[in-house]
RNA sequence: CACCGAACAGGGCAAACCCGCCGCGAGACGGGGACGCAAAGUUACCGGUCUCGGUUCUCCCCAGGAGGACGAGACAGCGGGACUGCCGGU
Repeated sequence: CACCGAACAGGGCAAACCCGCCGCGAGACGGGGACGCAAAGUUACCGGUCUCGGUUCUCCCCAGGAGGACGAGACAGCGGGACUGCCGGU
């Protein structure tokens, strides 16, 4: 440096759900809680998914609903890329 994670050391993170709180929302944050995780550390660069009191177009069975485009956002625990990192092995 590359690859690997059966065992070892110290440990770390925390899904669903519940409570509080912020947001229109997707969701964020704090507490509880552990399904899981060797990068479940960081990063929206690529793809993806999702949201919208936004703009606009089309369609329908038109108090409404569905879809497209654009815009603004969310997700790093969806995949890839980039950066960083513990222990051990080859």
This is a predicted structure of a 90-nucleotide RNA (c-di-GMP-I riboswitch aptamer) from Thiobacillus denitrificans. Rfam family: c-di-GMP-I riboswitch aptamer. Gene Ontology term of the family: cyclic-di-GMP binding.